FMN riboswitch aptamer (RFN element) from a mouse gut metagenome, 115 nucleotides, folded computationally. The RNAcentral record of the sequence draws on MGnify. Model confidence (mean pLDDT): 85 of 100.
RNA sequence: UUCUUCGGGGCAGGGUGAGAAUCCCUACCGGCGGUAUAGUCCGCGAACCCUGUGAUGAGCAGGGCCGACCCGGUGUGAUCCCGGGACCGACAGUAUAGUCUGGAUGAGAGAAGAA
Numbered sequence: 001u002u003c004u005u006c007g008g009g010g011c012a013g014g015g016u017g018a019g020a021a022u023c024c025c026u027a028c029c030g031g032c033g034g035u036a037u038a039g040u041c042c043g044c045g046a047a048c049c050c051u052g053u054g055a056u057g058a059g060c061a062g063g064g065c066c067g068a069c070c071c072g073g074u075g076u077g078a079u080c081c082c083g084g085g086a087c088c089g090a091c092a093g094u095a096u097a098g099u100c101u102g103g104a105u106g107a108g109a110g111a112a113g114a115a
Base pairs, nucleotide, nucleotide: 001115002114003113004112005111006110013025014024015023027099028098029089030088031044032043033042034041039087040086048064049063050062051061052060053059069085070084071083072082073081091102092101093100
């Protein structure tokens, strides 16, 4: 440098209601790299928005936006481990959605392998 493969999980039970996996009680889930093992630290990706190019499309390039943690313990060292208590979660659809359906049999941080 080229190619191949892989590359996201989760509403059980109950209440109200004409209707809710969307509201309420409760339950459940946690992408990739770094670092003492991380959803909450640092960085990245997806989604969304804008600009340029293009044909008002696809694609490509650049930019913007981008959630949430404390206390105690151990230790040389931990917002990462252990104990306890918290918190967060794109867009579109629909009775208001982290968990349903859809864009998506997509894209992708990256991981492994082959030449």